[in-house]
Formats: sequence, structure tokens, C1' cells
RNA sequence: GGUUCUGUAGCUCAGUUGGUUAGAGCAUUGCAUUCAUAACGCAAGGGUCGGUAGUUCAAAUCUACCCAGAACCA
Repeated sequence: GGUUCUGUAGCUCAGUUGGUUAGAGCAUUGCAUUCAUAACGCAAGGGUCGGUAGUUCAAAUCUACCCAGAACCA
């Protein structure tokens, strides 16, 4: 330098043939329980889906460029 893939909550990920609230587990906080702690139970907070622009009535999802990372080729 070329090709392909990945980027979604603090962490690990799902959701991608566009569509009706953006989710799960763990973690965090509160409540309950306990002599107390852990576990279990209930509830809550936390995201502009890597960035910019475009297509569309509608974009996490499609397109272009850029950024970061990984693999392969040279």
C1' cells in the first nucleotide's frame, strides 16, 4: 500500500434482507430480606448505536468519505 471484517449502556454482547418505546446478562444505586454479609427478590439510573454527509415518509440497519482496531496479501 491492497482486500475483508469489527465499532450499540461502565464491561460482554443481541438486534442489520429499513418500520411502530433501542434491548439482554454482568456491574452500579435504592428498597426488601438477614444479628450482619453474601446469594435470591423488586425497582431505578445509565445510549444521540465511532464521526460527518447523503438516500428515504422513516436509518443502529442502505450509500460515500473519515477515525480507531483486527485478520490476510504484498